A computed fold for a 1504-nucleotide RNA from an uncultured bacterium, annotated as small-subunit ribosomal RNA. Rfam family: Bacterial small subunit ribosomal RNA.
RNA sequence: UCCAGAGUUUGAUCAUGGCUCAGGAUGAACGCUGGCGGCGUGCUUAACACAUGCAAGUCGAACGGAGUGCCUAUGAAAGAGGAUUCGUCCAAUUGAUUAGGUUACUUAGUGGCGGACGGGUGAGUAACGCGUGAGGAACCUGCCUCGGAGUGGGGAAUAACAAUCCGAAAGGAUUGCUAAUACCGCAUGAUGCAGUUGAGCCGCAUGGCUCUGACUGCCAAAGAUUUAUCGCUCUGAGAUGGCCUCGCGUCUGAUUAGCUAGUUGGCGGGGUAACGGCCCACCAAGGCGACGAUCAGUAGCCGGACUGAGAGGUUGACCGGCCACAUUGGGACUGAGACACGGCCCAGACUCCUACGGGAGGCAGCAGUGGGGAAUAUUGGGCAAUGGGCGCAAGCCUGACCCAGCAACGCCGCGUGAAGGAAGAAGGCUUUUGGGUUGUAAACUUCUUUUCUCAGGGACGAAGAAAAUGACGGUACCUGAGGAAUAAGCCACGGCUAACUACGUGCCAGCAGCCGCGGUAAUACGUAGGUGGCAAGCGUUAUCCGGAUUUACUGGGGUGUAAAGGGCGUGUAGGCGGGAUUGCAAGUCAGGCGUGAAAACUAUGGGCUUAACCCAUAGCCUGCGUUUGAAACUGUAGUUCUUGAGUGCUGGAGAGGCAAUCGGAAUUCCGUGUGUAGCGGUGAAAUGCGUAGAUAUACGGAGGAACACCAGUGGCGAAGGCGGAUUGCUGGACAGUAACUGACGCUGAGGCGCGAAAGCGUGGGGAGCAAACAGGAUUAGAUACCCUGGUAGUCCACGCCGUAAAACGAUGAAUACUAGGUGUAGGGGUUGUCAUGACCUCUGUGCCGCCGCUAACGCAUUAAGUAUUCCGCCUGGGGAGUACGGUCGCAAGAUUAAAACUCAAAGGAAUUGACGGGGGCCCGCACAAGCAGCGGAGCAUGUGGUUUAAUUCGAAGCAACGCGAAGAACCUUACCUAGACUUGACAUCUCCUGCAUUACUCUUAAUCGAGGAAGUCCCUUCGGGGACAGGAUGACAGGUGGUGCAUGGUUGUCGUCAGCUCGUGUCGUGAGAUGUUGGGUUAAGUCCCGCAACGAGCGCAACCCUUAUUGUUAGUUGCCAUCAUUAAGUUGGGCACUCUAGCAAGACUGCCCGGGUUAACCGGGAGGAAGGUGGGGAUGACGUCAAAUCAUCAUGCCCCUUAUGUCUAGGGCUACACACGUGCUACAAUGGUCGGUACAAUAAGACGCAAGCCCGCGAGGGGGAGCAAAACUGGAAAACCGAUCUCAGUUCGGAUUGUAGGCUGAAACUCGCCUACAUGAAGCUGGAGUUGCUAGUAAUCGCGAAUCAGCAUGUCGCGGUGAAUACGUUCCCGGGCCUUGUACACACCGCCCGUCACACCAUGAGAGUUGGCAAUACCCAAAGUACGUGAUCUAACCCGUAAGGGAGGAAGCGUCCUAAGGUAGGGUCAGCGAUUGGGGUGAAGUCGUAACAAGGUAGCCGUA
Repeated sequence: UCCAGAGUUUGAUCAUGGCUCAGGAUGAACGCUGGCGGCGUGCUUAACACAUGCAAGUCGAACGGAGUGCCUAUGAAAGAGGAUUCGUCCAAUUGAUUAGGUUACUUAGUGGCGGACGGGUGAGUAACGCGUGAGGAACCUGCCUCGGAGUGGGGAAUAACAAUCCGAAAGGAUUGCUAAUACCGCAUGAUGCAGUUGAGCCGCAUGGCUCUGACUGCCAAAGAUUUAUCGCUCUGAGAUGGCCUCGCGUCUGAUUAGCUAGUUGGCGGGGUAACGGCCCACCAAGGCGACGAUCAGUAGCCGGACUGAGAGGUUGACCGGCCACAUUGGGACUGAGACACGGCCCAGACUCCUACGGGAGGCAGCAGUGGGGAAUAUUGGGCAAUGGGCGCAAGCCUGACCCAGCAACGCCGCGUGAAGGAAGAAGGCUUUUGGGUUGUAAACUUCUUUUCUCAGGGACGAAGAAAAUGACGGUACCUGAGGAAUAAGCCACGGCUAACUACGUGCCAGCAGCCGCGGUAAUACGUAGGUGGCAAGCGUUAUCCGGAUUUACUGGGGUGUAAAGGGCGUGUAGGCGGGAUUGCAAGUCAGGCGUGAAAACUAUGGGCUUAACCCAUAGCCUGCGUUUGAAACUGUAGUUCUUGAGUGCUGGAGAGGCAAUCGGAAUUCCGUGUGUAGCGGUGAAAUGCGUAGAUAUACGGAGGAACACCAGUGGCGAAGGCGGAUUGCUGGACAGUAACUGACGCUGAGGCGCGAAAGCGUGGGGAGCAAACAGGAUUAGAUACCCUGGUAGUCCACGCCGUAAAACGAUGAAUACUAGGUGUAGGGGUUGUCAUGACCUCUGUGCCGCCGCUAACGCAUUAAGUAUUCCGCCUGGGGAGUACGGUCGCAAGAUUAAAACUCAAAGGAAUUGACGGGGGCCCGCACAAGCAGCGGAGCAUGUGGUUUAAUUCGAAGCAACGCGAAGAACCUUACCUAGACUUGACAUCUCCUGCAUUACUCUUAAUCGAGGAAGUCCCUUCGGGGACAGGAUGACAGGUGGUGCAUGGUUGUCGUCAGCUCGUGUCGUGAGAUGUUGGGUUAAGUCCCGCAACGAGCGCAACCCUUAUUGUUAGUUGCCAUCAUUAAGUUGGGCACUCUAGCAAGACUGCCCGGGUUAACCGGGAGGAAGGUGGGGAUGACGUCAAAUCAUCAUGCCCCUUAUGUCUAGGGCUACACACGUGCUACAAUGGUCGGUACAAUAAGACGCAAGCCCGCGAGGGGGAGCAAAACUGGAAAACCGAUCUCAGUUCGGAUUGUAGGCUGAAACUCGCCUACAUGAAGCUGGAGUUGCUAGUAAUCGCGAAUCAGCAUGUCGCGGUGAAUACGUUCCCGGGCCUUGUACACACCGCCCGUCACACCAUGAGAGUUGGCAAUACCCAAAGUACGUGAUCUAACCCGUAAGGGAGGAAGCGUCCUAAGGUAGGGUCAGCGAUUGGGGUGAAGUCGUAACAAGGUAGCCGUA
């Protein structure tokens, strides 16, 4: 000094792994908003094009001119005044012109210095460009500083200027004159330079320095002036600045692997300030490169900046250092310095001017314009300060700079008021209507004045002794006055993440960073109120770092199954390497020195009121260089050792490899014999073979392939792999021994070799098997599974392929260490009772298991443990092991190997469930065994459908359909039509009036409406109150309207199945497990035993009701054995019996035998009315199905309010081509009809049940005894006994229809039930399929009740008669427990794959086409340097008196090089491209069903 996590894969869990968020930053932009000040910052895009102005000049103390001023002289002309002969004269003064001078000023030109600095930009550049550190003994340096020496004497020109001429212009030509600090010779000159040469000293080498050694040759100069000075020349040294060289560092791509001809080096030249292939001639053939050359892409580099705990990552705006560039390309000139932003020449593009001949230009300087863009400012002031250029200086110039303007672009600071103030005001929002909240917030009272406005004063910045000098600026600052006055927004509020409600919307509109919200109650959209956060800002977008330990160098990752070990060996480079000892000092460690610019950063101080900002000091700059020392470790050089490694010798084991030879069994084929009708094949069949003799059987023969038994989680091999026997050749391992070598070792990128099957080539071979193919089946289809055939191939030889294979132990190689137990193969040893043995040890190969490890599973001396070394590989899923490119291959293809785009997951292990055409055990009328049905007919009833004004609504597999409905003619009624009402049919509150109520009349289809009559409630404290009715008003009523997917309650179902859980403990990182599993047993998680479990709860059972037996109590309305009596238990009598209904008893595996674990329990038996829960009922665990019901009821929200409410009449719910469910009646003789004769139980009854009696054929009617019920009411029927029918559509069956009646009810038409007579349909036992039932059950027979005026074949009950069958659990269905697999968890009605069709997206190929880039070859070649030439031209010097000549120079011309341009062929990168390939994405498309369960043919890998 210092490190934080969260959301998201799952039903849940752990781990892996990606995606996303919270932080900081910015030259930013956008949206909304905006008070002030300070300090900073401001074209990131088009190195795009630029109008206009300014940005580099200065020196007259270098020069000749020109001009202005001044002075002197001149004095044209004018002329005050004076004189005058009036013609004119004198004349101060003004002063043209000319000449000279002067000092003051200006400056076009010559000349000097400066325009190489300052300012801009980042195009190019992957480079000694930059950074850092060295070197130059291989160099230059104007101005500046300090020394030494000098400044003598000459000459020839030329601008300016003048004249002439050309041109539109820009500009130019000729002739003539002139000056210099311009130019040129000469003299002098060393310590300079060059050459020769001597001595000393030094250096890593070439070599350097000194003796101002010796000799020879060569080279200078300029003046100005105010006389102080400033210059000039040569030379030495310094400083500054530059140039060159080197070490190290400096992005990505190998789908760029080879590059290079001045290339690499040498000798000799040239050139340069200087080294150098920098250039040239010659010679040699080198140089660079997997430690990444070359090529391609991208990029100015650094100090620093941002971020980060750090290591790192990203970045290079502003400020500072370096580099490069200046419209594009090339070139030189001048100069100390340039190959020169505001200089020159040429070429290209562009713009402008033009008289068309020709010219001019370069904002990446400051402003500014257009353009581009999401986006970036004023055509401002000043040289006052700092700095620069020139000048002696004054000074001039300076868009450098200092200031101001614009912009919330950033950082920092301040303000928008402070204190008091509850009636908790109004308003808003909300509400359970009570209230809550906004909220001390406001109002109101008191106070303050930062800011603001006005006024007054007023700077520092200015430096030297003084004076003068301020753009900013009347600014900062100070003082006074005024007045709360001028000043708050933005985003968010589902979780992450601080902050919640209402309304609107209704998978729409929209939101969203991720997960995800929205389908009618949205804290997630929009608005409002409220709240949270930040604040003159707040959000969004973009980018970078962080979080991300998610490229892991770091106390920083992995690789059995998550992504990931190369198929295996051998071995090169490289990396790493045993014991002892000596030296060195490369690495390493320590100290010193140099450097590491300033700014920045950190710390401490200081200055602006504070802060930002600025200043000072210290630290830091972790680096590089150099020097001194140390010697443990690594390294290096040497000596030595034997343990690692190898060799030798001895021995045994082995499907190790290659080649040759031999063998038997079996299949097939051929021949012959025997023999006869089938064989073969399957789930079942068929195709096929067979009377031309198969199959079967016997014998003989041919041919190919493979080697039964032995055989073993046995052996060998590096892996792939290797299996009959024998022989030959040959590799390796192991054991023993300790003779030899002496670290010779390990690993191993590339390389090389081996490498199953399939496949390919050539040639053989071919018995069996068998892709393709054919046929037969199966199937909806069946290009499959099954069957019959059958070709490549399988075999051999030679050569490819090289996967890749699920080449697997999904586990790289090597070494060392770390508990055991038990097998097995090979070898050796010790010991023994030696026949078997026991023990020790080495090597191999298995199993179990501790420590440890692991996400878990598991691994565990054969490690996945502990360590070391080396190699390969991984970094979300898909796209994709694909495309393109390269390499290999005959081909198939292999290898290397992306991106766009898309998703928020994909994947691992384990857990709980669910599921399986997985397994085991068990149960159930589940099957089987039986009985009776349904499905066919007619009818009843419900449903669907259709119809209708309406056919009200609901229920929908089991678990809707004789269900809600235990009863629709009206009512019910919810539906339709029509007519009415509107505080309402019903409730509460307020006000007024009054009773209520009951007849009646009119009208109407009816309600409604109109009229009139009778009549006047209860209590009272006499005020009134209450009930009821009418009227008025609005709050409200009302709704069978919607939502059962907002709900309560109720119900169904799995299922009367035996299950479902909890506490504590224990195990597991955890979800969870254990208990509850196991062995028995049960109807049962019932019980017993065992057990890391011990207990408990809800269920089971029991307790309850009923029934079966008995006892007892009680006998009325019940009963009647005995006694009497009667027609009759009618009556007396009795309560014994039956019965009734209270209380008890009884059954508990209690007893016996056997089995069983001395258990639970089971089998049998006894006794008993009943025997193993006796029969039946009620009773329904945790939960499942968003199961049913808003129309029983209740209820949230929504909707209607002169109607979706209410009332009334009529209609409808009863329709009818049809389909289905549930029933009734039948089809007959076990029957029908007629007659006779018995025997119940449960129940109900006053708005009722109703007897006897009378009438009617009957339904029924009249009348009414009795009964509020053990009292009265009601003929049980089948059965039984007779008669008849005699197998027919009947004396079966009764539908349908007609007529006549009865009952209920206002009412029977739509639309009731019953009766009588007549009519007499279908139907002769019912296809596929399907239902119920295990005993008082099925079947069959009648009776009763609820509902109800009336209406039952339905429902719920009651009794009568009363069977058959169950071997058994293989199969179907449902369920329970354990286990197994799983890619399912909405849980198999699951999940999920591929083609096709449609839409969109990115991408590959593509005839071609368009463009860029870098280079190559050739052609042409501007300007220009160099060289050559130079008949032409030529002032300085030389010769000559001169003419002239010479030296030297120049134009011109030529040569080399060369920009641009042209041509050519390739390379490479992009764009477009008809068509085409696959890929991805997309609520409800098509076809199938591949995978997940044994996924219904186990799946998967490679190949065809």